[in-house]
RNAcentral holds the sequence, with entries from ENA and MGnify. This is a predicted structure of a 72-nucleotide RNA (transfer RNA) from an Anaerolineales bacterium. NCBI's taxonomy places the organism under Bacteria, Bacillati, Chloroflexota, Anaerolineae, Anaerolineales.

RNA sequence: GCCCCUAUAGCUCAGUGGACAGAGCGCUGCCCUCCGGAGGCAGAGACCUGCGUUCAAGUCGCAGUAGGGGUA
Numbered sequence: 001g002c003c004c005c006u007a008u009a010g011c012u013c014a015g016u017g018g019a020c021a022g023a024g025c026g027c028u029g030c031c032c033u034c035c036g037g038a039g040g041c042a043g044a045g046a047c048c049u050g051c052g053u054u055c056a057a058g059u060c061g062c063a064g065u066a067g068g069g070g071u072a
Base pairs, nucleotide, nucleotide: 001071002070003069004068005067006066007065010025011024012023013022018055027043028042029041030040031039048064049063050062051061052060
């Protein structure tokens, strides 16, 4: 240089073009408790960037960025 894959919450991952974008762990508050790291309840928190296609995009297309793999 060329080819392929990946990018969604702090971490690890789900998510038929249409429902409020979910789960586990973690975090915060409350309850419980002599204490809490155990148990119960509640909450905050995310679609890599831009442009397009579409009535509608996390999902499709193009370009870019970042990471990984292959190739000489």
It matches the Rfam family "tRNA". By type it is a transfer RNA. Rfam's curators write: Transfer RNA (tRNA) molecules are approximately 80 nucleotides in length.